The RNA shown here (SAM riboswitch aptamer (S box leader)) has 119 nucleotides and comes from Rossellomorea vietnamensis.
The RNAcentral record of the sequence draws on Rfam and Ribocentre.
RNA sequence: CUCUUAUCCAGAGAGGUGGAGGGACUAGGCCCGAUGAAACCCGGCAACCUUCAUGUACGCAGCAGGCGUCACAUGAAAAGGUGCUAAUUCCUGCAGGCUAUCUGCCUGAAAGAUAAGAG
Numbered sequence: 001c002u003c004u005u006a007u008c009c010a011g012a013g014a015g016g017u018g019g020a021g022g023g024a025c026u027a028g029g030c031c032c033g034a035u036g037a038a039a040c041c042c043g044g045c046a047a048c049c050u051u052c053a054u055g056u057a058c059g060c061a062g063c064a065g066g067c068g069u070c071a072c073a074u075g076a077a078a079a080g081g082u083g084c085u086a087a088u089u090c091c092u093g094c095a096g097g098c099u100a101u102c103u104g105c106c107u108g109a110a111a112g113a114u115a116a117g118a119g
Base pairs, nucleotide, nucleotide: 001119002118003117004116005115006114007113008112013042015041016040017039021032022031023030026093027092028091029090043085044084045083048081049080050077051076052075053074054073055072056071057069058068059067060066089111094108095107096106097105098104
C1' cells in the first nucleotide's frame, strides 16, 4: 500500500510543556481557538486483540464424573498490543423514500477512521 471482516448517535482532565492554528482530502456550510489551536508528556475512556468464568454448539471419551475446540453468546478484568479523549465520522455533496418545494426527516452508497486477519 491492497484485500476481507467488524464497529463508527456511548465514553474520556478546569493537568504540564508549547505557542497559532484546528475540525482527514476537495467544495459549501457551521464551529473550536490568547478564558490558549496543533504537537508532545502525564492523566483518563473504551474493550478490537488479550485473559478468566459460565452457557450453547460441535467433537472425543464414557457407567458416571469428564476432556478438547480456527466456533458462538453472556459476564468480569485491564497487565500487555493498538486506538480514542469538542460537536453523530461536526453537517451536506451520490442514489432512493417521506414531507412538501424554503426546509426538515429516514434508508443506503461513496469517502474516511480504528481494530483484527490475509497478501
Taxonomically the source falls in Rossellomorea (Bacteria, Bacillota, Caryophanales, Bacillaceae). Its mean pLDDT, the model's own confidence on a scale to 100, is 81.